[in-house]
RNA sequence: AGAGUUUGAUCCUGGCUCAGAUUGAACGCUGGCGGCAUGCUUUACACAUGCAAGUCGAACGGCAGCACGGGGGCAACCCUGGUGGCGAGUGGCGAACGGGUGAGUAACAUAUCGGAACAUAUCCGGAAGUGGGGGAUAACGUAGCGAAAGUUACGCUAAUACCGCAUAUGCCCUGAGGGGGAAAGUGGGGGAUCGCAAGACCUCACGCUUUCGGAGUGGCCGAUAUCGGAUUAGCUAGAUGGUGAGGUAAAGGCUCACCAUGGCGACGAUCCGUAGCUGGUCUGAGAGGACGACCAGCCACACUGGAACUGAGACACGGUCCAGACUCCUACGGGAGGCAGCAGUGGGGAAUUUUGGACAAUGGGCGCAAGCCUGAUCCAGCCAUACCGCGUGAGUGAAGAAGGCCUUCGGGUUGUAAAGCUCUUUCGGCCGGAACGAAACGGGUGGGGCUAAUACCCCUAUCUAAUGACGGUACCGGAAGAAGAAGCACCGGCUAACUACGUGCCAGCAGCCGCGGUAAUACGUAGGGUGCGAGCGUUAAUCGGAAUUACUGGGCGUAAAGCGUGCGCAGGCGGUUGGGAAAGAUCGAUGUGAAAUCCCCGGGCUCAACCUGGGAAUGGCAUGGAUGACUAUCCGACUGGAGUACGGUAGAGGGGAGUGGAAUUCCGCGUGUAGCAGUGAAAUGCGUAGAUAUGUGGAGGAACACCGAUGGCGAAGGCAGCCCCCUGGGUCAACACUGACGCUCAUGCACGAAAGCGUGGGGAGCAAACAGGAUUAGAUACCCUGGUAGUCCACGCCCUAAACGAUGUCAACUGGUUGUUGGGGGAGUGAAAUCCCUUGGUAACGAAGCUAACGCGUGAAGUUGACCGCCUGGGGAGUACGGUCGCAAGAUUAAAACUCAAAGGAAUUGACGGGGACCCGCACAAGCGGUGGAUGAUGUGGAUUAAUUCGAUGCAACGCGAAGAACCUUACCUACCCUUGACAUGGUAGGAACUUGUGAGAGAUCACUUGGUGCCCGAAAGGGAACCUACACACAGGUGCUGCAUGGCUGUCGUCAGCUCGUGUCGUGAGAUGUUGGGUUAAGUCCCGCAACGAGCGCAACCCUUAUCUUUAGUUGCUACGCAAGGGCACUCUAGAGAGACUGCCGGUGACAAACCGGAGGAAGGUGGGGAUGACGUCAAGUCCUCAUGGCCCUUAUGGGUAGGGCUUCACACGUCAUACAAUGGUCGGUACAGAGGGUUGCCAAGCCGCGAGGUGGAGCCAAUCCCAAAAAGCCGAUCGUAGUCCGGAUUGUUCUCUGCAACUCGAGAGCAUGAAGUCGGAAUCGCUAGUAAUCGCAGGUCAGCAUACUGCGGUGAAUACGUUCCCGGGUCUUGUACACACCGCCCGUCACACCAUGGGAGUGGGUUGCUCCAGAAGUAGGUAGCCUAACCGCAAGGGGGGCGCUUACCACGGAGUGAUUCAUGACUGGGGUGAAGUCGUAACAAGGUAGCCGUAUCGGAAGGUGCG
Repeated sequence: AGAGUUUGAUCCUGGCUCAGAUUGAACGCUGGCGGCAUGCUUUACACAUGCAAGUCGAACGGCAGCACGGGGGCAACCCUGGUGGCGAGUGGCGAACGGGUGAGUAACAUAUCGGAACAUAUCCGGAAGUGGGGGAUAACGUAGCGAAAGUUACGCUAAUACCGCAUAUGCCCUGAGGGGGAAAGUGGGGGAUCGCAAGACCUCACGCUUUCGGAGUGGCCGAUAUCGGAUUAGCUAGAUGGUGAGGUAAAGGCUCACCAUGGCGACGAUCCGUAGCUGGUCUGAGAGGACGACCAGCCACACUGGAACUGAGACACGGUCCAGACUCCUACGGGAGGCAGCAGUGGGGAAUUUUGGACAAUGGGCGCAAGCCUGAUCCAGCCAUACCGCGUGAGUGAAGAAGGCCUUCGGGUUGUAAAGCUCUUUCGGCCGGAACGAAACGGGUGGGGCUAAUACCCCUAUCUAAUGACGGUACCGGAAGAAGAAGCACCGGCUAACUACGUGCCAGCAGCCGCGGUAAUACGUAGGGUGCGAGCGUUAAUCGGAAUUACUGGGCGUAAAGCGUGCGCAGGCGGUUGGGAAAGAUCGAUGUGAAAUCCCCGGGCUCAACCUGGGAAUGGCAUGGAUGACUAUCCGACUGGAGUACGGUAGAGGGGAGUGGAAUUCCGCGUGUAGCAGUGAAAUGCGUAGAUAUGUGGAGGAACACCGAUGGCGAAGGCAGCCCCCUGGGUCAACACUGACGCUCAUGCACGAAAGCGUGGGGAGCAAACAGGAUUAGAUACCCUGGUAGUCCACGCCCUAAACGAUGUCAACUGGUUGUUGGGGGAGUGAAAUCCCUUGGUAACGAAGCUAACGCGUGAAGUUGACCGCCUGGGGAGUACGGUCGCAAGAUUAAAACUCAAAGGAAUUGACGGGGACCCGCACAAGCGGUGGAUGAUGUGGAUUAAUUCGAUGCAACGCGAAGAACCUUACCUACCCUUGACAUGGUAGGAACUUGUGAGAGAUCACUUGGUGCCCGAAAGGGAACCUACACACAGGUGCUGCAUGGCUGUCGUCAGCUCGUGUCGUGAGAUGUUGGGUUAAGUCCCGCAACGAGCGCAACCCUUAUCUUUAGUUGCUACGCAAGGGCACUCUAGAGAGACUGCCGGUGACAAACCGGAGGAAGGUGGGGAUGACGUCAAGUCCUCAUGGCCCUUAUGGGUAGGGCUUCACACGUCAUACAAUGGUCGGUACAGAGGGUUGCCAAGCCGCGAGGUGGAGCCAAUCCCAAAAAGCCGAUCGUAGUCCGGAUUGUUCUCUGCAACUCGAGAGCAUGAAGUCGGAAUCGCUAGUAAUCGCAGGUCAGCAUACUGCGGUGAAUACGUUCCCGGGUCUUGUACACACCGCCCGUCACACCAUGGGAGUGGGUUGCUCCAGAAGUAGGUAGCCUAACCGCAAGGGGGGCGCUUACCACGGAGUGAUUCAUGACUGGGGUGAAGUCGUAACAAGGUAGCCGUAUCGGAAGGUGCG
């Protein structure tokens, strides 16, 4: 610090996701040790049991229990508070601390900083005192009640308990005269005096009382800060203030009486939701964001609610009273309880520990002290929960062992890893030693203080006894021994790490993108690897990355985003200059900002975590100073901003009234006759009752041609004949006046197209709805004929538009050019035109700059400032609910659940378009001949079958693989056989190979049998090679699968003219340029131009053939010589070499080019004809059955052999052909002329036989020699006479021939006989542009035989092309695009089905809360008829005071009613989302086939249609 993901690719916007750190965590797998921390986040749910607050006998009366002592008694035993002590009780102090929890609480809290009207037990310091009396009461005793808890009556008694009196330095009250108010003793010691003694007395200590002050603590008040919601906008009656009173420790409406009517709120009151706050913690570069476990400070709470008492302090966790819920006991009458203390239990939950030890230390309470208490605390236990540390060994060790895995079978890897050898011993286990934490207090001695004192007590120095839960722990030592100690996740990219097998869109994975449909580095397993390591992963959560809420640090023309427009209060911001003060601001100073934490420097545990000392820091707040620039403020001044006045000027600016002509329609009359109107074509409609047309007169409404414009005006919407009236604004010139009066603007107010609404008019034309006619599969549309609201006017509403420049307003600054419209000035002119300058608008192009790009560019989207509005992924949705507005339609404000990983902008390359331009092609057109109809052949589909083997399927499958299925072929079926195999290599043993005959069988095969010993090297021994048989195993074999794993080959677009590269340039980039443009060509062929310059693959040429000539050579060829032999090579021909054609020449056109047109010459003329040759690529095109090949599958079978059958079936459909339908013909007779081929298992002559197929025959020929071989159409003659024929030949019968082991299934041919359909072929469709079509025959391959097929060959030999509008295909440029699997694309809505969340809903059930009432426990305060009453006063009666009871006020729980709000649920219902291939249409994207979209109204199954703007 970034990365992945939208696209074919790119840039941008934008969301989603990942890598990091962290946690009081949980879960999965695994687990050696230690240190140090943490450990119910959930039910503030309920709690069994034990413990968590006592202590003091030096306050008191005493003595239940224990020990000791004393006395009595023989003993048992009894008596005795005398001593140590002490249960219970009186009294004092404590219990308000410590410990827990976070329910409540958005302020009664907390944090920081201040303040004044307070209190304070214990503690410290100062001052003063501590005298003398009184009456009770618990305990206890006696007697009761009760199950218990407990309680009643009577009686006795003490105090540091209680109450008077005295005194009063301080203190309190006051009318300033005065008045009021206190106390308690206990213990130690003791010289003198008194006393029987206790003691008095003195002294010391601890207490007590009053008061002043301090420290610390607490109460109260203020300022600032502290979550979300405005779909919560108004709240408030003790409410705000005053006076007086009460009350409190204290200020105060804290409370009350009276008076006033205030107070709070857009700087967010009130209400609702959520929440303890802070130091800090986590994260982050920081700013921030999230959190508030442990530790520390504060607050609140203690079963729920209320209340007070006591006290220095509480409205009290382990106190009281009342009410409620719950639990327990009960003798049913009543009682008891409160773990959110420590352990622990149940429950809840993903989840959180021991019913441990000790007061040794630290701290607390009480006490003079010893000491007691202390679940605070210190320790131990449990848990890998976090952090930190250590270990699981080290060295050596290559035969690179075995095993595993992979393999190209060579090897590689695991891997120095192991084993082996040599060492070490941390940790763990064993044995032994063994701490720090402990020193105070206490005791002794010395000195000092107090004192009468050598007592006591205090201070100090020194000596000294005791005290350890942890714990026999840390630590140290010793012996033994590598011995006891490694896992988890991941390995497609992000992201470090790859192979095999299994699986086969299954099982599964997945954080995102996405993997899996038979070769998965993505699933599962294994081997290997990577990462971390006593842990590792997953899940959850927070911050980060995210500049993705942007203060630091974002945006708004088109991506989300400028309010439709203006005016304007609050608010924000504000020109120049002088002065004052000092609010902001700046500077230094002071106080505070707790400790801990973080950071720095040290120290202590062996290190670290951890602990600890010091420092720094703590952005803040406050106080009092300084400064006077800037901002604000106050007082002045100025004119530049703004405005006013004066004078011009342009204008569809607005409102009102009047008026004009053209046109449409209607009406009257005239002329006139058969149509008019309408459309792509029609029809509906109008018209003989006289239309349309035309003439004339009239009525009425609406809109204003030309001018007219990229023009003008207005804030926007918008505004158009002409004239008049009223009226707003702009601009210019000159520079008089005011003197900052300004800019922006939340809420607010006003205006606001069209449609629409209300009332009343008006209504010519147009025209939603509607009707009819067409179109169509349908046509609720487009088209046509009609036509109502409406459109128009007046008044009142509505308030929305793609209300757009998709661009808020204002101001300043920043090169220019051109046009246009206003004003002014100058030059010029007779007047103009024109030119120059300036100012206000409005257009086009462009510098810099900006922008993702497109583009913007002084009228900014540039550079800045001020203010407002708005945005934060797509969908759900501008929807629901709620509120406001509206007559309604609806407008405005405006979510969530759920769902997706995209949605989107700009540009690029393609592809496509019922877009455009140009060009080509037998593409159309012009022609010729066919196919589609018939019969047959052949192939295919389908059907059939035991099998009808398989493949090919639009063009580009279908006379295709197959250049030839009777057996074979043959792959299929049935049956019978073989199993190392029909074929290859290797081992062992035997044998030569081979061969004769017989039998069985359908045959393969089986059984028996005859003959036979070979070849090479070597003298021999022996060796080698080939072949056969048997055995065993490696293996053979497979036309089995996958052409979507492949190679190779092929088809197709297409013989179309294209496809690319290097360098350069342009662009952020994909890409562009080149290759586009102007010409031209068959051609990206060539020329010119050009930020391109070159190059490659294609085109062309080079190759073959053909057409002409020359030359060379002539046998089997030819031959002017000849009967032949023989000559000759001129010609034909054969086959070698050359020539020739290049737009070379001429004329014209063109741009002086390329080129085109015409011409000459020439055998041939513009690539002469034909062939071969097929760019980059497309179609997962075809082929695993040619061959090769990965993987999978079969292995006594999916291999191999044999026989028979099948591939030849047949209601049907299609393709390709053959033959025909006839007279341009058929038949018969005669007769002429080819080319190219083939031939020894062959072609086969002549001759003879047969009607013929053929037979016989054997000459010739391995071929320019011989043969196949007859060419046919043609020509000559004859006949037929338009008919199902002398056309046509299918079919069938019969007799034969040939091939072949074999023609039954299932060959070809011949003779005779038979003589079907068919009379030129519907829609549709094919080929062909010249030696072509058409027509005619010939040959070859395959092949024993079989050709209407295929491949070749020649013979005869046409017609037409105006032309490119249209159909098809293709090329180039351009344009649009929502397509990129690329239009066979994409995509919208209803309906049907399933699931999900949600709105409405008669209601129903809860929670919270407001208001109005009822009620009123305990308690406090007030009142007080009744009852009771020790201290004081009084001689007494009585009084004072107090208590109980009753009552009033306040008030908790509870009850009733009515609202508000929120949650859950609800028959039914609405839309929404998602889902595989459902139904109906095709609305959108191309001119999407009617351009689309927005607002509105209306209509329609639905998308949608139509009207208006």
The RNA shown here (small-subunit ribosomal RNA) has 1509 nucleotides and comes from Ferrovum sp.
It matches the Rfam family "Bacterial small subunit ribosomal RNA".
The coordinates come from a structure-prediction model, not an experiment, and the mean pLDDT is 85.
The RNAcentral record of the sequence draws on SILVA.